Source information
A computed fold for a 346-nucleotide part of an RNA from an uncultured prokaryote, annotated as small-subunit ribosomal RNA, central domain. Rfam family: Bacterial small subunit ribosomal RNA. Gene Ontology terms of the family: structural constituent of ribosome and ribosome.

Context: one part of a larger RNA
């Protein structure tokens, strides 16, 4: 570089927005840049290939044609790409009218439960475990009853449920604010689809300023268990977890499966709409979910939510290891991330 893949064998960027690039609906006309084909001149000689001929063959050699797949000019075709114009609606987008949600931010407000504090009742344990001890407790603990503080979490409902682009979101209100999905076909008229650098968003851990600080709980003491136990259990506990504001920018960031579009059987469940009544359902559109066909897959499986049959555009792979290391470079406060090799080995 050609081909072949990319759920698990090596590969799908963590997600989107989108400049540049590629790629695009329908009909009409012009135009001839690609694109066909005709002619002319160029394409050195050798060599190459083919015929033919010389050396007694043949290497070798001459001769003759092809070959030279380019490249310029010229007159032409016009189906298709392209460029200019003119005009459609089915793609997209709007707008009306519904309607759906844990979708996002900010604020308010709730009970339970946890621990703490104060006061009462009350008297010997309590807690914990496999069985124990550390540990709390006659300075009155556990237990119970009242009030009172504080932080975080939202029990039932709750479910192959809903919602987001993805990570992710779930007490109940209010505010503002995004989105889908149905009707309708009113506007616009191709405005679309992908998308390398770019730019934005991205769980949990960490970091940095400041607050907060019940319960959990790395590190860390301490009791056990062990031959030992720098674990696994136990009693304790600090950072952390929580909140505001800046960073990190990574996860088995998973459906281990890019986005988009078309198309190809059935059965069944559900969610949120239309529409229609004969009040039983069957019909439509978007959506989650199960299960069997063609096909398809090495299989295991997928199978209208494709891993089927097409088509476009992007990423990525090309034997294990050395290695996601080195070294340089870009970002970071660090931690590190991004990019990313070789030698050598099997």
């Nucleotide at each position: 570089u050609u081909a072949g893949g990319u759920u698990u064998a090596a590969a799908g960027g963590g997600u989107g927005c989108g400049c540049a690039g590629g790629c695009g609906g329908g009909u009409c006309u012009u135009u001839a840049a690609g694109u066909c084909a005709g002619u002319g001149g160029u394409g050195a000689a050798a060599g190459u290939u083919u015929g033919c001929a010389g050396c007694u063959u043949a290497a070798c050699u001459g001769u003759a044609a092809a070959a030279u797949u380019g490249c310029c000019a010229u007159a032409g075709a016009u189906a298709c790409u392209g460029a200019a114009g003119a005009c459609c609606u089915u793609g997209a987008a709007u707008g009306u009218a519904g309607u759906a949600g844990a979708g996002g931010u900010a604020g308010g407000c709730g009970g339970a439960a946890u621990g703490u504090g104060u006061a009462g009742u009350g008297u010997a344990g309590c807690g914990g475990u496999g069985a124990a001890a550390u540990g709390c407790u006659u300075a009155g603990a556990u237990a119970u009853u009242a009030c009172a503080c504080a932080g975080a979490a939202c029990a039932c409902c709750g479910a192959u449920u809903g919602c987001g682009a993805a990570g992710g979101c779930a007490g109940c209100u209010u505010a503002c604010u995004a989105u889908g999905c149905u009707a309708u076909g009113a506007u616009u008229g191709a405005c679309g689809c992908u998308g390398a650098g770019g730019c934005a968003c991205g769980a949990a851990a960490g970091c940095g300023u400041g607050g907060g600080g019940a319960g959990c709980g790395a590190a860390c003491a301490g009791g056990a268990u062990u031959a030992g136990a720098u674990a696994c259990c136990c009693u304790g506990g600090u950072a952390g977890u929580c909140c505001a504001c800046g960073c990190c920018g990574u996860a088995a960031a998973c459906g281990a499966u890019g986005a988009u579009u078309a198309c190809u059987g059935g059965u069944u469940g559900u969610g949120c709409g239309c529409g229609a009544u004969a009040c039983a359902c069957a019909g439509u559109g978007c959506g989650c979910g199960a299960c069997u066909g063609a096909g398809g897959g090495a299989a295991a499986c997928c199978a209208u939510u494709a891993a089927g049959u097409a088509a476009u555009c992007c990423a990525c792979c090309u034997g294990g290891g050395g290695a996601g290391u080195a070294c340089g470079u870009u970002c970071g406060c660090a931690a590190g991330a991004a990019u990313g090799a070789a030698a050598c080995u099997c």